RNA sequence: GAAGCAGACCAGACCGCCGCUGGUGCGAGCGUGGAAACACGGCACUGGAGGAAGGUCCGGACUGCACAGGGCAGCGUAGCAGCUAACGGCUGUCCACCGCGAGGUGCGGAUCAGAGCAACAGAGACGAGCCGAUUCAGUUCGGGUGAAACGGGCAAUCUCUACGCGCAGCAACACCAAAUAGGCACACGUCGACCCGGCCCGGCGAGUGUGCGGGUAGGUGGCAUCGAGCCUGGGGGGCGACUCCCGGCCCAGAGGAAUGGCGGUCACGGCAGGCUUCGCAAGGAGUCGGCCGCACAGAAUCCGGCCUAUCGGUCAGCUUCACAC
Repeated sequence: GAAGCAGACCAGACCGCCGCUGGUGCGAGCGUGGAAACACGGCACUGGAGGAAGGUCCGGACUGCACAGGGCAGCGUAGCAGCUAACGGCUGUCCACCGCGAGGUGCGGAUCAGAGCAACAGAGACGAGCCGAUUCAGUUCGGGUGAAACGGGCAAUCUCUACGCGCAGCAACACCAAAUAGGCACACGUCGACCCGGCCCGGCGAGUGUGCGGGUAGGUGGCAUCGAGCCUGGGGGGCGACUCCCGGCCCAGAGGAAUGGCGGUCACGGCAGGCUUCGCAAGGAGUCGGCCGCACAGAAUCCGGCCUAUCGGUCAGCUUCACAC
């Protein structure tokens, strides 16, 4: 220098103007909407997307229902040892395969429990036999083919073994709570209630009134200040995944769904060009302004993984080859 392997990290920066949205504090306990529950409204300060927020594939937390214990069925996992809240994830290691190598991949339990399967070739392919020789004797030897010829192979065919798994999901679930309809209780009512503006007459003619309770619309919580939380802080244990101690921090959160828009400066990448410089040349380096571009993608109960998408860049590590000393 070229080609690779494997890992960690970033995901434009700053300024100005205009917005959107969460929280905290102060203040008024007032106004608006609403039957209510409740929501919104002022000022100040302050937080506001990701490495995948994605696919919803796996595992948990949480919630409701179910559940004495054991078994069957069903589903899943599979070398060995570990990590973890748990896992089908991760780490270490053995084996097998791929690669010159750094490394990568995993369809790696059991075929003396039982069943099933084996293209082509071959007389015969899972039943044991067939052919040729040989022997007292299926007694011994040989047999082209084929991956495999009597002893085996395939479990990614069923199966067996071991281990794990109850079902549903935040549209879970809990609380507050209209209208309408229906329910229950009490009272009044054909001896005429209720209604006909307050009373009387009169009219009408079978229900009326009050209370309670469940569910729905609507509202609130769940829900984002305390966690399997984060730290490019320190120390200890372990090869490692990971874990323990000390210190520090609080870090988005709606319910049609905020996290944005405009302008400027500077980065970064690309394109064509001007100038300077090195070079015989191809071309290299520097500089100037111009144009274009700046990925994948958008939280929705939360967390750990896996998989998939992704312009460009930074930092260390390793391998192979070539050249120079």

The RNA shown here (Bacterial RNase P class A) has 325 nucleotides and comes from a Burkholderiales bacterium.
The RNAcentral record of the sequence draws on ENA.
The model forms 93% of the base pairs in the Rfam consensus.
The prediction has a mean pLDDT of 77.
A source record names the gene rnpB.